[in-house]
Context: one part of a larger RNA
RNA sequence: GAACGAACGCUGGCAGCGUGGAUUAGGCAUGCAAGUCGAACGAGAAUCCGGAGGAUCAAGUUUUCGGACGAGAAAUUCCGGAGGAGAGUGGCGAAAGGGUGAGUAACGCGUGGGCAAUCUACCUCUAAGUUGGGGACAACGGCUGGAAACGGCCGCUAAUACCGAAUGUGGUCCUCCCGGGCAUCCGGGGGAUGACUGAAGGUGGGGAUCUUCGGACCUGCCGCUUAGGGAGGAGCCCGCGUGCCAUCAGCUUGUUGGUGGGGUAAUGGCCCACCAAGGCUUACGGCUAGCUGGUCUGAGAGGAUGAUCAGCCACACUGGGACUGAGACACUGCCCAGACUCCUACGGGAGGCUGCAGUCGAGGAUCAUUUGCAAUGCGCGAAAGCGUGACAAUGCGACGCUGCGUGGAGGAUGACGGCCCUAGGGUUGUAAACUCCUGUCAUGAGGGAAAAACGACAUGGCUGAUAAUACCAGUCGUGAGUGAUGGUACCUCAAGAGGAAGCCACGGCUAACUCUGUGCCAGCAGCCGCGGUAAUACAGAGGUGGCGAGCGUUGUUC
Numbered sequence: 001g002a003a004c005g006a007a008c009g010c011u012g013g014c015a016g017c018g019u020g021g022a023u024u025a026g027g028c029a030u031g032c033a034a035g036u037c038g039a040a041c042g043a044g045a046a047u048c049c050g051g052a053g054g055a056u057c058a059a060g061u062u063u064u065c066g067g068a069c070g071a072g073a074a075a076u077u078c079c080g081g082a083g084g085a086g087a088g089u090g091g092c093g094a095a096a097g098g099g100u101g102a103g104u105a106a107c108g109c110g111u112g113g114g115c116a117a118u119c120u121a122c123c124u125c126u127a128a129g130u131u132g133g134g135g136a137c138a139a140c141g142g143c144u145g146g147a148a149a150c151g152g153c154c155g156c157u158a159a160u161a162c163c164g165a166a167u168g169u170g171g172u173c174c175u176c177c178c179g180g181g182c183a184u185c186c187g188g189g190g191g192a193u194g195a196c197u198g199a200a201g202g203u204g205g206g207g208a209u210c211u212u213c214g215g216a217c218c219u220g221c222c223g224c225u226u227a228g229g230g231a232g233g234a235g236c237c238c239g240c241g242u243g244c245c246a247u248c249a250g251c252u253u254g255u256u257g258g259u260g261g262g263g264u265a266a267u268g269g270c271c272c273a274c275c276a277a278g279g280c281u282u283a284c285g286g287c288u289a290g291c292u293g294g295u296c297u298g299a300g301a302g303g304a305u306g307a308u309c310a311g312c313c314a315c316a317c318u319g320g321g322a323c324u325g326a327g328a329c330a331c332u333g334c335c336c337a338g339a340c341u342c343c344u345a346c347g348g349g350a351g352g353c354u355g356c357a358g359u360c361g362a363g364g365a366u367c368a369u370u371u372g373c374a375a376u377g378c379g380c381g382a383a384a385g386c387g388u389g390a391c392a393a394u395g396c397g398a399c400g401c402u403g404c405g406u407g408g409a410g411g412a413u414g415a416c417g418g419c420c421c422u423a424g425g426g427u428u429g430u431a432a433a434c435u436c437c438u439g440u441c442a443u444g445a446g447g448g449a450a451a452a453a454c455g456a457c458a459u460g461g462c463u464g465a466u467a468a469u470a471c472c473a474g475u476c477g478u479g480a481g482u483g484a485u486g487g488u489a490c491c492u493c494a495a496g497a498g499g500a501a502g503c504c505a506c507g508g509c510u511a512a513c514u515c516u517g518u519g520c521c522a523g524c525a526g527c528c529g530c531g532g533u534a535a536u537a538c539a540g541a542g543g544u545g546g547c548g549a550g551c552g553u554u555g556u557u558c
Base pairs, nucleotide, nucleotide: 001558002557003556004555006554007553008552009551010550013404014403015402016401017400018399019397020396026360027359028358030357031356032355035092036091037090040089041088047082048081049080050079051078052077053076056073057072060069061068062067099315100314101313108242109241110240111239112238113237114236115235118234119233120232123230124229125228126227127226128225129224130223131165133163134162140155141154142153143152144151145150170197171196172195173194174191175190176189177188178187179186180185201222202221203220204219205218206217209216210215243287244286245285250280251279252278255277256276257275258274259273260272261271262270290312291311292310293309294305295304296303297302317338318337319336320335321334340351341350342349343348368394370393371392372391376390377388378387379386380385407437408436409435410434417428418427419426420425441499443494444493445492446491447490457479458478459477460476461475462474463473464472502547503546504545505544506543507528508527509526513542514541515540516539517538523530524529
C1' cells in the first nucleotide's frame, strides 16, 4: 500500500446492487418448511331439492255453540337425487429442493482414464402384446381393552391392491458359425422348438350392424407387460496431485496371496473354509483440516485462504441396525440402546430447528416469530389446479462497493469576532454579510393499474389420425382474465438555500506551526523517542494538511 462475512470509538443526508451466527455440531417454546391424484377404488358428512310418515299449530267454512271439516305451516323420522368435506385402500413423490462442516489426511476431493465387472423410476425412440378367472384386507358396522398413545375380536365390501391360469414378438440357459479384442471374453446371425419367464385398466367420441339396452363393435388419448437402444443419473477400479511432526522407525494375522464357496446390480478378504508365508516403509503413530472452481495479495514466481455463488463429499440429539423402494441404510420414515426434555391414572407413552423465522445461553460480534406462490423451478394431476420458509419480494444493519447531494456566480474600506504580533500590522478571508440565480436529493400534491405475461382456457382456419365434417394431436390467428412487490419505479407541478459534515493528523519517517497551561508531573508513543520552566512531540486554543458520509483504532493475510 492492498484486502476483510470483521469488531470498537467519534460522526452520520439519499439511492442502487450486494452481503449479514465466523463463537456452543450448545439447549430449544410457538408457527410454518411434502404433498398430490375422484380420469385407479369403495364408502360418503354439512347443505339443497323431491317423495312418504308426522308430535304440534292453524287462515277459514260450518254449527244444535258441545263440536265437525280444514288450505297451509312445521320439530322430527325414512327413501331417492344433487353435493362434495374429512378419513380410508391404491399410484407417484417423499432419496429432490433446503441446512451445516462435526467427522474425514481418505480414491474424500481435483485431474486423466477403465468397467469385456455394473444398475437405472420418470423422459425419449423402436418392436410385440394387453385374454380369462379367484380369494382377501382397510374404510364401514357390532362388541370390547387402555388415563393416553394406541389397540383386540367378529362381520360386510371395491380397485390400476393381491394371487393362480392362458398367450412368448422377445429375454435367459445350451450349442454352431462370423467378426473383434491385451485378456477372463464381447458383438451379430443360426439351431433344438428343449426348459424357465408377462400384463390392468381408466377416460373422450361415434355412422352403419347386433343387443339381455349394461354394451358389443370402430376410433383417439393416458396407462400396463416383455424386449432392445438413447439421454440423463448412479456404483466400482486405476495413474498422478492434494497438510505438519522423526522429540513417531519399524508396522501388520483377514494381515499378503492362492483354491473353492457365499454375498452384491457388479469386481474384490467384502465375508467364510482350507492352503502358503507373505505384505508395507516416510509405513505406523500423533496433531490439525471438509476438497475444488475460485478469493485476497503480488510485476511475476509465489504466499495466504476456501464467507456469499457453483461442483463433489460427509452429517442430521449420540451410537448401532435393517425395512420399503429404480434409488436410502433415509434431516421433518422405522427398530434397539444411551443422554436430555415433556405427559401420566405410575401400568406406560411423546420428542429431536446442522430447514425459515424466533428464543435462551456463551460471545468483541451477525437481522423479521414479515408478504406472496404473480414470476423461475420442482412434486402430483389428462387438465383446471393444488402444494412449495425452494424461490420471488419487502424490512433491519454505513457491513461492503458504486453513484448523488449538503448549493452556484458575483462580492473589499479586506467588516465584526477569534488568534498571533516587533503594536506598525498579519491571519482566518471571497470566507461571511449583501446581490443575482439554480432546484439534484429530501418534503408536499397530481398522474402512473407502465414493464415484469409466457404458458394454459374458449373460439376460427390449415395439416395429421380416422369410416367420420365427433373426439384427439400439431400449427397459425382472435378473445376474456391472472401482480406479492405497489399507488412502488418513473413523470409533472409547487415552495424554498431552506432539511443534510465530520473524523484524524501536524518532531523525523510523513503532507501540515504558533500561543497558552504543565514542569521527568500529568501524559504521548508504530519505530527513533518527547516531558526535569521558553515543549512545533503532553493538554487546550487559533491556524494548517489529509480523507470525506465517513474517518481513525484494533485484529488477520499478502

This is a predicted structure of a 558-nucleotide part of an RNA (small-subunit ribosomal RNA, 5' domain) from a metagenome.